[in-house]
Context: one part of a larger RNA
Molecule: small-subunit ribosomal RNA, 3' major domain
Organism: uncultured prokaryote
């Protein structure tokens, strides 16, 4: 000097506690072991893997298997020689492919060629999602948004190294005052960015009977307005800036006033020196090794979906604050061209015909759902609960047998609130409803990443569990 400590002190965090609501128990649906298996491709493994790479595995993707081909190779760049480039049927096969076979002679020329393609040959070379993340760049979790990390010049000390940074107060914070052999400065903190709450301008093919008029069976329908919502652009506003009160007359803290907002308003973006030979040679990129008639390529069929079992992470429920029947109401982010699709027919329904409108603040997708108003169920494995199978179909796709999604008829399993143990939340926030969009033909999304509706209970308090931070002490450890 660091690290450890079932030493000490001081402080912090949904760490405890106090609360609400979950998971460990069913069923699935989904990731992983494990075990099968020709093949179940490969990575990711404590927190920090496990709904994770994968924001889309029937074919393709795809790397994996078994099996049929190809060898300058599906892809580059040079050489040599032939033919334009393309293009039409027909055989054979599972398909790659192989053979015949119809039409075609183009561009640019200095007449030698020459570009752009195609077929044939040589060989220099292609080509590898083979290995090594412990050769490596880049990217990335992580401790952690935690407050801390360290230079420079002095001063101290023989050195290592200390000092600054510690001490008193303060804060979310090495924030700030104070102080002091230190004095400065840097990397982090905070502020400058970005949404969101209020006003106020400036704009008005979205709103708007608010004021005027018109027209209707109703409707901003239409004339018109810029009022008001709202849209996006420009500012303004919050600074402990006033007051009192405590403090060392400081830095701050406590009230309260004004104020849409206060004491970093509330949420994002932002991740210091470093750690973990953390994660990735399968996004890319790259040393070295390695296979080169195969560890390259192609191509049809499997596979990745297997199932005695173990585990994570979810959807649904186990019901009455529920269920199911009619009827009414109020939203936001968003997407829409070989796309979104009204109306309208038809069909129980998935959807089927038709196709206005819209390249979208103009048309659509679109109904929001919980929610309220009424009627039914009466405590029951039910009118909870939907797995699970049997039949009927409808869509997307060359093609739904392995192995799609959805409709409708039948069937109706566990299942009566979960041992031990475990998770998340502190306010519009948890619980709860529903919408949309990424990928995407289609879709196994109960994910993910967004939105806005209704909307809580609790925090006496730091003894304890856990993680951190500052100080100090012991120490056979580095």
């Nucleotide at each position: 000097u660091g690290a450890c400590g079932g030493g000490g002190g001081c402080c912090c965090g949904c760490a405890c506690a106090a609360g609400c609501g979950g998971u460990g128990g069913a069923g699935c649906a989904u990731g992983u072991g494990g075990u099968u298996u020709a093949a179940u491709u490969c990575g990711a493994u404590g927190c920090a893997a496990c709904g994770c790479g994968a924001a889309g595995a029937a074919c393709c993707u795809u790397a994996c298997c078994a099996g049929c081909c190809c060898u300058u190779g599906a892809c580059a760049u040079c050489c040599u020689g032939g033919g334009a480039a393309c293009u039409u049927u027909c055989u054979a096969g599972a398909g790659a492919u192989a053979g015949a076979u119809c039409g075609g002679u183009g561009c640019c020329u200095u007449c030698g060629g020459g570009a752009a393609u195609c077929c044939a040959g040589u060989g220099a070379c292609a080509g590898g999602u083979g290995c090594u993340g412990c050769a490596u760049g880049g990217c990335u979790g992580u401790c952690g948004u935690c407050a801390g990390c360290u230079c420079g010049u002095g001063u101290c000390g023989u050195g290592a190294g200390a000092u600054g940074u510690u001490g008193g107060g303060u804060u979310a914070a090495g924030u700030c005052c104070c102080g002091c052999a230190a004095c400065g400065a840097g990397c982090g903190c905070a502020a400058c960015c970005c949404u969101u709450g209020c006003c106020u301008g400036u704009a008005g093919u979205u709103g708007c009977c608010a004021g005027c008029g018109g027209a209707u069976a109703a409707u901003g329908c239409c004339g018109g307005g810029g009022a008001c919502u709202c849209u996006a652009c420009a500012g303004g506003g919050a600074c402990u800036g006033c007051c009192g009160g405590u403090g060392a007359u400081a830095a701050a803290c406590c009230g309260g006033a004004g104020g849409a907002a206060g004491g970093u308003g509330a949420g994002g973006a932002c991740g210091a020196c470093g750690u973990c030979a953390a994660g990735u040679c399968a996004u890319c990129a790259u040393g070295g090794c390695c296979c080169u008639u195969a560890c390259g390529c192609u191509c049809a069929g499997g596979g990745c979906g297997a199932c005695a079992c173990a585990c994570g992470u979810g959807c649904u429920a186990c019901a009455a604050u529920g269920g199911u029947c009619g009827g009414u109401a109020c939203a936001g982010u968003g997407g829409g061209c070989u796309g979104c699709a009204a109306u309208c027919c038809c069909g129980c329904g998935a959807g089927g015909g038709u196709g206005a409108g819209c390249c979208a603040a103009u048309c659509c997708c679109a109904a929001a759902a919980a929610g309220c108003c009424g009627g039914c169920c009466u405590a029951a494995g039910u009118u909870c609960g939907g797995a699970u199978c049997g039949g009927a179909g409808u869509c997307u796709g060359c093609a739904a047998c392995u192995c799609g999604a959805c409709u409708c008829c039948g069937u109706g399993a566990a299942g009566c609130c979960g041992g031990a143990a475990u998770c998340g939340c502190u306010a519009g926030u948890a619980a709860u409803c529903g919408c949309g969009g990424a990928u995407c033909a289609g879709c196994c999304a109960u994910g993910c990443c967004g939105c806005g509706g209704u909307g809580a209970a609790u925090a006496c308090g730091u003894u304890c569990c856990c993680g951190g931070g500052c100080u100090u002490u012991g120490u056979a450890c580095a």